[in-house]
Molecule: SAM riboswitch aptamer (S box leader)
Organism: Bacillus oleivorans
């Protein structure tokens, strides 16, 4: 870097160093000198992998070693198909796409 398979309405923030731009990109909307991204510390949420124990072929409880996550559904939206609604516009459904995460292969 590429492919696979899962999942993405739910959860969880404080200190400290630095100082202006982040939210993947474009449109919109946010966040941000009352300190954002970013690292560092300590708490914390979750339960993909593990590991225990029961059931016994797939599933429940527990823990929390390995990652992951703590503003906003993946912030919303584009692209395909539909529903309501007089058309336009708006709304809402589903589904691709791209993305993010764990798993495994190359």
């Nucleotide at each position: 870097u590429u492919c696979u398979u899962a999942u993405c309405a739910a959860g969880a923030g404080a200190g400290g160093u630095u100082g202006a731009g982040g939210g993947u990109a474009a449109g919109g909307c946010c966040c941000g000198a009352u300190g954002a991204c970013a690292c560092c510390u300590c708490a914390g949420c979750a339960a993909c992998c593990u590991g225990u124990c029961a059931a016994u072929u797939u599933u429940g409880a527990c823990a929390a070693g390995g990652u992951g996550c703590u503003a906003a559904u993946u912030c919303c939206u584009g692209c395909a198909g539909g529903u309501u609604u007089a058309u336009a516009g708006a709304a809402c459904c589903u589904g691709a796409a791209a993305g993010a995460u764990a798993a495994g292969a190359g």